[in-house]
Context: one part of a larger RNA
RNA sequence: UGACGGGGACCCGCACAAGCGGUGGAACAUGUGGUUUAAUUCGAUGCAACGCGAAGAACCUUACCUGGGCUUGACAUGUUCAUGAAAGCUCUGUGAAAGCAGAGCCCUCAGAAGCUUCGGCUAAUGACAUGAUCACAGGUGAUGCAUGGCUGUCGUCAGCUCGUGUCGUGAGAUGUUGGGUUAAGUCCCGCAACGAGCGCAACCCUCACUUUUAGUUGCCAUCAUUUAGUUGGGACUCUAGGGAGACUGCCGGUGAUAAACCGGAGGAAGGUGGGGAUGAUGUCAAGUCAUCAUGGCCCUUAUGGGUAGGGCUACACACGUGCUACAAUGGGCAGUACAAAGGGUCGCAAUACCGCGAGGUGGAGCAAAUCCCAGAAAGCUGUUCUCAGUCCGGAUUGGAGUCUGCAACUCGACUCCAUGAAGUAGGAAUCGCUAGUAAUCGCGAAUCAGAAUGUCGCGGUGAAUACGUUCCCGGGCCUUGUACA
Numbered sequence: 001u002g003a004c005g006g007g008g009a010c011c012c013g014c015a016c017a018a019g020c021g022g023u024g025g026a027a028c029a030u031g032u033g034g035u036u037u038a039a040u041u042c043g044a045u046g047c048a049a050c051g052c053g054a055a056g057a058a059c060c061u062u063a064c065c066u067g068g069g070c071u072u073g074a075c076a077u078g079u080u081c082a083u084g085a086a087a088g089c090u091c092u093g094u095g096a097a098a099g100c101a102g103a104g105c106c107c108u109c110a111g112a113a114g115c116u117u118c119g120g121c122u123a124a125u126g127a128c129a130u131g132a133u134c135a136c137a138g139g140u141g142a143u144g145c146a147u148g149g150c151u152g153u154c155g156u157c158a159g160c161u162c163g164u165g166u167c168g169u170g171a172g173a174u175g176u177u178g179g180g181u182u183a184a185g186u187c188c189c190g191c192a193a194c195g196a197g198c199g200c201a202a203c204c205c206u207c208a209c210u211u212u213u214a215g216u217u218g219c220c221a222u223c224a225u226u227u228a229g230u231u232g233g234g235a236c237u238c239u240a241g242g243g244a245g246a247c248u249g250c251c252g253g254u255g256a257u258a259a260a261c262c263g264g265a266g267g268a269a270g271g272u273g274g275g276g277a278u279g280a281u282g283u284c285a286a287g288u289c290a291u292c293a294u295g296g297c298c299c300u301u302a303u304g305g306g307u308a309g310g311g312c313u314a315c316a317c318a319c320g321u322g323c324u325a326c327a328a329u330g331g332g333c334a335g336u337a338c339a340a341a342g343g344g345u346c347g348c349a350a351u352a353c354c355g356c357g358a359g360g361u362g363g364a365g366c367a368a369a370u371c372c373c374a375g376a377a378a379g380c381u382g383u384u385c386u387c388a389g390u391c392c393g394g395a396u397u398g399g400a401g402u403c404u405g406c407a408a409c410u411c412g413a414c415u416c417c418a419u420g421a422a423g424u425a426g427g428a429a430u431c432g433c434u435a436g437u438a439a440u441c442g443c444g445a446a447u448c449a450g451a452a453u454g455u456c457g458c459g460g461u462g463a464a465u466a467c468g469u470u471c472c473c474g475g476g477c478c479u480u481g482u483a484c485a
Stems, first nucleotide, its partner, number of pairs: 001485002003482003007479002010476004015469002019433005026324001028322006034315002042053002064310004070304001073136001077135002080132005088105007109126002113122003138299002141297001143295001147293002149288003152284001154282001159198006165174003178189003204276004210243006219233002224231001247270001250264005326426001330385007342373003347366002352361003392423001397418007439461007
């Protein structure tokens, strides 16, 4: 100087407390461990691995296993040689394919020079292809404890340093400590310090109020016309460019006359207005050699490359994360209302018709503020069920189908009929959340032929509680002890 303490003082955080809803019990989905297996490819492992890499494993993907096959190779550059009809295309046999063996079609690359009957011909060479040869290719092989890059975490915590000066023999100290204050090393005051840098904040995006400009594909108040927002209109909504607005600016109080805090006015918004992006010096030899790059090491008729089938989907079990429930604030049936944000030409697909339905036929319109996906759901109104393993719950299984796709057996999603399991609120323990939040309700997108209860977004309805900081956890600052470094 640090680190540590079941030492002390101060402070903060959904850390506790106060509340609301869960997990842990059930079934299922998904990931992991274990076990099994020819293979169940690999990585991730306290917080910070476990719906993680994977924004989507039937083939492909695919790295794994088994079988049958290739060896200058699927891909790149070059050397030497040979062949050629530049290149290219089709077919046959065998085979699961790959491959192996064979046949045919196509005269049509450029070209110094030479010959020429001026039509062309020969041919060095070049380009290209095939074959051979040699250098080499190739490796998701090992090492993340050799590395770059990227990322997680402490933590959006308020810290981390430097120059000069001063103090100390020195390691170092001071500044950065102290008194207040703040979300903040934020600001003020003091001070052997005076300044500065990286962080904080602000500048950026978005939401909330308003103004101006603009008016199509959006809008429709008045006036007509119509029932097509269409003529017309720019008022309103909305869209998207530019402004304005919030700064403790104003008032009162407290305070050291400071910084600041408390209350108030005005205001759409008030003290960081809400949300996002933004992550200092460093820590964990944290993670990644399987995104990529890369050192040295290893394989080179195989640890490379191609192919068919299988596997990654196994199943006594254990754990994590979710979904659906156990019902009446509910289930069923009928009627009826209101979104936002997205996507669409290899696409989204309306009206109509067929089917109980998944869906099918067909194809108006739309490269989209125009058309479509697209019926939002919870809600509201009416009716039924009356506490039951039920008109709750939907697992499982049988049958019949639809769709995608060469192909749904291993191993897809969905529909209909039948079946109707566990489950009556979950032990010890444990998680999230402070406001348009939790809870609850539906909608969309990426990936994607198909395949979400996952992920990322969107809006609808919309709470309770916070006395407080004694305690648990994590962190900041000062101080103290130390057989620790």
Molecule: small-subunit ribosomal RNA, 3' major domain
Organism: marine metagenome